A computed fold for a 522-nucleotide part of an RNA from Pedobacter sp., annotated as small-subunit ribosomal RNA, 5' domain. Taxonomically the source falls in Pedobacter (Bacteria, Sphingobacteriia, Sphingobacteriales, Sphingobacteriaceae).
Context: one part of a larger RNA
RNA sequence: GGAUGAACGCUAGCGGCAGGCCUAAUACAUGCAAGUCGGACGGGAUUUGGGAGCUUGCUCCUCAUGAGAGUGGCGCACGGGUGCGUAACACGUAUGUAACCUACCUUAGUCAGGGGGAUAGCCUCUCGAAAGAGAGAUUAAGACCGCAUAACAUUGAGAUGUGGCAUCACAAUACAAUCAAAUAUUUAUAGGACUAAGAUGGGCAUGCGGAACAUUAGCUAGUUGGUAAGGUAACGGCUUACCAAGGCUACGAUGUUUAGGGGAUCUGAGAGGAUGACCCCCCACACUGGUACUGAGACACGGACCAGACUCCUACGGGAGGCAGCAGUAAGGAAUAUUGGUCAAUGGGCGCAAGCCUGAACCAGCCAUGCCGCGUGCAGGAAGACGGCCCUCCGGGUUGUAAACUGCUUUUAUUCGGGAAUAAACCUCCAUACGUGUAUGGAGCUGAAUGUACCGAAGGAAUAAGGAUCGGCUAACUCCGUGCCAGCAGCCGCGGUAAUACGGAGGAUCCGAGCGUUAUCC
Numbered sequence: 001g002g003a004u005g006a007a008c009g010c011u012a013g014c015g016g017c018a019g020g021c022c023u024a025a026u027a028c029a030u031g032c033a034a035g036u037c038g039g040a041c042g043g044g045a046u047u048u049g050g051g052a053g054c055u056u057g058c059u060c061c062u063c064a065u066g067a068g069a070g071u072g073g074c075g076c077a078c079g080g081g082u083g084c085g086u087a088a089c090a091c092g093u094a095u096g097u098a099a100c101c102u103a104c105c106u107u108a109g110u111c112a113g114g115g116g117g118a119u120a121g122c123c124u125c126u127c128g129a130a131a132g133a134g135a136g137a138u139u140a141a142g143a144c145c146g147c148a149u150a151a152c153a154u155u156g157a158g159a160u161g162u163g164g165c166a167u168c169a170c171a172a173u174a175c176a177a178u179c180a181a182a183u184a185u186u187u188a189u190a191g192g193a194c195u196a197a198g199a200u201g202g203g204c205a206u207g208c209g210g211a212a213c214a215u216u217a218g219c220u221a222g223u224u225g226g227u228a229a230g231g232u233a234a235c236g237g238c239u240u241a242c243c244a245a246g247g248c249u250a251c252g253a254u255g256u257u258u259a260g261g262g263g264a265u266c267u268g269a270g271a272g273g274a275u276g277a278c279c280c281c282c283c284a285c286a287c288u289g290g291u292a293c294u295g296a297g298a299c300a301c302g303g304a305c306c307a308g309a310c311u312c313c314u315a316c317g318g319g320a321g322g323c324a325g326c327a328g329u330a331a332g333g334a335a336u337a338u339u340g341g342u343c344a345a346u347g348g349g350c351g352c353a354a355g356c357c358u359g360a361a362c363c364a365g366c367c368a369u370g371c372c373g374c375g376u377g378c379a380g381g382a383a384g385a386c387g388g389c390c391c392u393c394c395g396g397g398u399u400g401u402a403a404a405c406u407g408c409u410u411u412u413a414u415u416c417g418g419g420a421a422u423a424a425a426c427c428u429c430c431a432u433a434c435g436u437g438u439a440u441g442g443a444g445c446u447g448a449a450u451g452u453a454c455c456g457a458a459g460g461a462a463u464a465a466g467g468a469u470c471g472g473c474u475a476a477c478u479c480c481g482u483g484c485c486a487g488c489a490g491c492c493g494c495g496g497u498a499a500u501a502c503g504g505a506g507g508a509u510c511c512g513a514g515c516g517u518u519a520u521c522c
Stems, first nucleotide, its partner, number of pairs: 001522004006518005013374006019367002021332001026330003030327003035074003040071002047064001049062005081285003091209007100202002105198007113147001115145002123136005153178004158173001160171004183190003211257003218248003223245008260282004264275004287308005310321004338364001340363003346360001347358004377408004387399005414458005422449001427444008466511005471492003477506005487494002
């Protein structure tokens, strides 16, 4: 000199953009943060209409409506948070997978025959303070389970060709065994089953790369390899039995400490050095530890089970819970914000759609935390006033065009008025083309921010300047007070009776809605 997620002191007008718990991965009150589908299904509260009976306000039947709950499907593995752990194939990069998987999506092809038994819910009863649980009867499905059908599917097996990078891979083929499904509309759509390919997303493996310490020198028995079996989507000591005795290491194994990694950021001419906030990618974690289930995908933040610590309810028998989601509270700390609005847009989930959900997101609020921009007037104005301060030969200097005053302007501020874009789709209607639900065109509808940005009008200099420094480094000097005291200080140093260094005043310098100090990095 540059920089910062800064803090503190003094001060403070505005706007735009960005940023905002670096500490206790400490503990959390309350609300919200993941649902959706009636076009999969059975019931059903409520309400309207109609009919019958008659106890005249009730009962029964029927049509329509269909809350809340339930079965079922898809989603809940995303999005959002944090950086504990991890020195590791965690990350980066380049490859391989002939050793793999992939819901929804796209393309192509094939198929859909016929049955069965339940179960929630509803109802009745029982237990319980509650959470909730149990018994009985009864009911449906795209829920569940058989039988049939079977191929470019799987497995076994004979044999041929081609190819590769060794184990091998691919293609064609005779045979044997095995595995499906769900309908609803009404006649081609939606949904379903199987197969092949694609796309997307992942799993695994390998080369290379990137901390400290040798005051850590030896480490290792599933350890290294083989055979076989099991297991996995898949290879593999991944696991098991047996066999062999290997494997790593001074080019640093093992151990300890520290740490998420990268893109990047800051600095530097560069090489480097330091860092890893915000944004993007990957990884890891979700009170602590462990475990599996379901599923295409989890060993699952707002799922389950077990154990532990902690908190809460209790009728003392037993239960409930997990903010490192958004706000917010307490604590810690030098220090870090609203218990806000909207789904209008983008994106996501479900749904034919309307739509519903979305603390993602978009907006708004607070904060000079940073960067950038603007303003606090402009021009004239000398009796160079008064006052202050300084010198003094009593005159002068400085503040100083500074002020007053005159003229002008009106950014911002105040008031009033107008007022966008971001939003064209979905959807409804019409037309056209093809052909029977798609595409295109037209019309209509949709704004949280927002009456915001922006524009216009009104009057008026009106609403708006401070901080540090002035011995040298280093831009800027005098007076008074003090007297090695009080104090200053980044370094050198200053102060003991004329202190440009302390404190005050006048003046000056540098920055300026900021200015200084501290901390940290180059």